[in-house]
Order: sequence, then C1' cells, then structure tokens
RNA sequence: AACCUGCGACAGGGGCGCUCGUUCACUCGGGCUGAGAAGAACCCUCGAACCUGAACCGGAUAAUGCCGGCGGAGGAAGUCGCGGUGGUCGGACG
Repeated sequence: AACCUGCGACAGGGGCGCUCGUUCACUCGGGCUGAGAAGAACCCUCGAACCUGAACCGGAUAAUGCCGGCGGAGGAAGUCGCGGUGGUCGGACG
C1' cells in the first nucleotide's frame, strides 16, 4: 500500500403501496406491511437504497411487492478530510 473499518464536511440518489368508511376532491379519519406509505422525516451513494424484467411465478391475505422465488440477473447516486486495523521499513534500549 492492498483489504476490512469508525467519524466528519460538502454533494448526490430513492420510494411512498393495499384496504374500510367518508368527501366535490386520496378530502379527512381508521386498519395492514415497512426504516419510511408526503415526512421539514426515512433509506441509500459501489451497492441486498431504489429501478427493470413484471399486468412475471409460488404461497398467504380482507387486500397489496404481504412473504418467498426470480437474484451469484441487468441497471443504479461520491468526493474530500481526520482516524482505527493491517502489514512493510527504519531507529533506540535490553
């Protein structure tokens, strides 16, 4: 140095579904899953954020990307600073 890893700064990427009632209107309220279902929030930045395939396949459910498969798939947003680890080299003392 590689590898693994912590913190910070600035910058950037991303999703928001299902359902019951209600309403001129997802307008308002409740329920489900979830980090997050429009929050002054959450998640993610080399990759299991997220997108595509996909109006996909199997299972479950009141219903839904709700769970699993697909998936070692394809695509996907970062730089800098200060450290740790690690190993290599040199020195001092014994």
Molecule: TPP riboswitch aptamer (THI element)
Organism: Pontivivens ytuae